[in-house]
RNA sequence: UCCAGUAAAGGGUAAACCUGCCGAAAGGCAGGGACACAAAGUCUCGGGUCUACUGUAGAGAUGCUGGAGCUACUACGACGGCCGGACUGCCUGG
Repeated sequence: UCCAGUAAAGGGUAAACCUGCCGAAAGGCAGGGACACAAAGUCUCGGGUCUACUGUAGAGAUGCUGGAGCUACUACGACGGCCGGACUGCCUGG
């Protein structure tokens, strides 16, 4: 430096769920809790997914216009423990 993770050591992270707080929501943070994880460390670059405050359009209603509500689309919001990429890294073995 590269490859592998059957077993071990010392550690690490923490899904669902519960409580509190923040947020329009998705979701986040803290505490509890463990389904899992050898990069479930970092970046958030590509794709994907979620949400829709906002914006745009539409339907319906009405004598007409507009608003609320409804429907569709929309990321500038989010996940990144969905996949890939870049960078870094513990232990053991080769």
A computed fold for a 94-nucleotide RNA from Paenibacillus riograndensis, annotated as c-di-GMP-I riboswitch aptamer. Lineage of the source: Bacteria > Bacillota > Caryophanales > Paenibacillaceae > Paenibacillus. The coordinates come from a structure-prediction model, not an experiment, and the mean pLDDT is 83. Rfam family: c-di-GMP-I riboswitch aptamer. Rfam's curators write: GEMM was predicted in a large-scale screen for bacterial structured RNA regulatory elements.